[in-house]
Predicted 3D model of a 527-nucleotide part of an RNA (small-subunit ribosomal RNA, 5' domain) from a metagenome. The coordinates come from a structure-prediction model, not an experiment, and the mean pLDDT is 85.

Context: one part of a larger RNA
RNA sequence: GAUUGAACGCUGGCGGCAGGCUUAACACAUGCAAGUCGAGCGAGAAAGUUCCUUCGGGGGCGAGUAAAGCGGCGGACGGGUGAGUAACGCGUAGGAAUCUACCUAGUAGUGGGGGACAACAUGGGGAAACCCAUGCUAAUACCGCAUACGCCCUAUGGGGGAAAGCGGGGGAUCUAUUUAUAGACCUCGUGCUAUUAGAUGAGCCUGCGUUGGAUUAGCUUGUUGGUGAGGUAAAAGCUCACCAAGGCGACGAUCCAUAGCUGGUCUGAGAGGAUGAUCAGCCACACUGGAACUGAGACACGGUCCAGACUCCUACGGGAGGCAGCAGUGGGGAAUAUUGCACAAUGGGCGCAAGCCUGAUGCAGCCAUGCCGCGUGUGUGAAGAAGGCCUUCGGGUUGUAAAGCACUUUAAGCAGUGAAGAAAGGGUAGUAGUUAAUAGCUGCUAUCUGUGACAUUAACUGCAGAAUAAGCACCGGCAAACUUCGUGCCAGCAGCCGCGGUAAUACGAAGGGUGCGAGCGUUAAUC
Numbered sequence: 001g002a003u004u005g006a007a008c009g010c011u012g013g014c015g016g017c018a019g020g021c022u023u024a025a026c027a028c029a030u031g032c033a034a035g036u037c038g039a040g041c042g043a044g045a046a047a048g049u050u051c052c053u054u055c056g057g058g059g060g061c062g063a064g065u066a067a068a069g070c071g072g073c074g075g076a077c078g079g080g081u082g083a084g085u086a087a088c089g090c091g092u093a094g095g096a097a098u099c100u101a102c103c104u105a106g107u108a109g110u111g112g113g114g115g116a117c118a119a120c121a122u123g124g125g126g127a128a129a130c131c132c133a134u135g136c137u138a139a140u141a142c143c144g145c146a147u148a149c150g151c152c153c154u155a156u157g158g159g160g161g162a163a164a165g166c167g168g169g170g171g172a173u174c175u176a177u178u179u180a181u182a183g184a185c186c187u188c189g190u191g192c193u194a195u196u197a198g199a200u201g202a203g204c205c206u207g208c209g210u211u212g213g214a215u216u217a218g219c220u221u222g223u224u225g226g227u228g229a230g231g232u233a234a235a236a237g238c239u240c241a242c243c244a245a246g247g248c249g250a251c252g253a254u255c256c257a258u259a260g261c262u263g264g265u266c267u268g269a270g271a272g273g274a275u276g277a278u279c280a281g282c283c284a285c286a287c288u289g290g291a292a293c294u295g296a297g298a299c300a301c302g303g304u305c306c307a308g309a310c311u312c313c314u315a316c317g318g319g320a321g322g323c324a325g326c327a328g329u330g331g332g333g334a335a336u337a338u339u340g341c342a343c344a345a346u347g348g349g350c351g352c353a354a355g356c357c358u359g360a361u362g363c364a365g366c367c368a369u370g371c372c373g374c375g376u377g378u379g380u381g382a383a384g385a386a387g388g389c390c391u392u393c394g395g396g397u398u399g400u401a402a403a404g405c406a407c408u409u410u411a412a413g414c415a416g417u418g419a420a421g422a423a424a425g426g427g428u429a430g431u432a433g434u435u436a437a438u439a440g441c442u443g444c445u446a447u448c449u450g451u452g453a454c455a456u457u458a459a460c461u462g463c464a465g466a467a468u469a470a471g472c473a474c475c476g477g478c479a480a481a482c483u484u485c486g487u488g489c490c491a492g493c494a495g496c497c498g499c500g501g502u503a504a505u506a507c508g509a510a511g512g513g514u515g516c517g518a519g520c521g522u523u524a525a526u527c
Base pairs, nucleotide, nucleotide: 001527002526003525004524006523007522008521009520010519013374014373015372016371017370018369019367020366021332026330027329028328030327031326032325035073036072037071040070041069045065048061049060050059051058052057080285081284082283089210090209091208092207093206094205095204098202099201103198104197105196106195107194108193109192110191111145113143114142120135121134122133123132124131125130151160152159153158165190166189167188168187169186170185173184174183175182176181211257212256213255218248219247220246223245224244225243226242227241228240229239230238260282261281262280263279264275265274266273267272287308288307289306290305291304310321311320312319313318338364340363341362342361346360347358348357349356350355377407378406379405380404387398388397389396390395411468413463414462415461416460417459421454425449426448427447428446429445430444431443432442433441434440471516472515473514474513475512476497477496478495482511483510484509485508486507492499493498
């Protein structure tokens, strides 16, 4: 000199953009942070509608609503933290023995049956959490049978394995029971099964690189290799039995300490040094330790089980919990914000869709924490006013500074006008495709309608009036800037040299000056 996730002191007008627990991975009250689908399914409540009616009521339908249940998909993403880890963890360059839900493209199918279990009902136990018994029932839940181009095993003989329906529309024809209606049938959409390829994501292996300590020199028995078996999606001592006795190490093994790694960031002419906040990629963790289940994917932050510590409830028998999600509280600390608004946009989950959910996200609030921009007036004005300070008492300086005169109105204030962020979605019409079809569905076009948290938005216009807006540090040398008074080795200053013991440009104050300026200094830290 540059820099900072900074803090402290004094001071403080506005805006834009960014940033904001670096400490206790300490403990947490309260609310919210992951749901969704009725176009998979049964049951059921009120209103509505429709049919029958003895007018009491009974049956059917489902566009929408609420609460549970079975089922599907998602809760493995998104969000947080850096404890652990010196490691194939990360970075980089490669590799072969793998899996991949949803998505895209292709091929072939989607036939025919069965038995349950919730919800529910009844009974029972318990303070509660919840649990038990009996009975009923549906499905895109579950289980067989059939079929098997391709697929798997075997290796040319053969063997094995699947599925589920749902929704929209319909002119003929047929069936039921006459109309209505339902079904067959036709057609479209969407699912489902098997398999191939892709895309995406993930797992595994290897070369090289990746902090300090030798006052850590030897380390290792599944250890190193082989055979066989098991195991995994997959290679492998990954595991086991047997056999051999190997493997690593001064090119630093082992041990100890410290630490998430990287793109980057800061500094520097560079080489390098320091660092890893925000943003992005990877990894690890989720009260502590352990374990598996489900699943395409987890050994799973807001899932399960066991153990432990802690907190809470209890009828003492037993139960409940996990903010390193967003806010917020206590504590620790020099120190770090609101128990805010909205799903309008972007993105995600579910859904045919409308839509629902989303503390992701978009915004707002607080803080000079940083960077950037703007303002606190402009011109004129010598009687060089008054006052202050100094003085050789002549004057000098503050100083065009003020006053006065003439102007301007940025920003703040008040009033008004007022974008963009909006694309979607819905209605109608036309057209193209599909089709037997002018239904329906899908695409495109036109037109109408229509969605904003921010928001009293940005921007613009008008109004009034210099009005509402300057401080901080320093002035002995380094280093820009000097005098007077007070003090008298005292009180004090100080980054280094050093000042102060009676004329201190170095202490304290005043006047004056210098530097920076909504900041200025100090402290800490890095180069």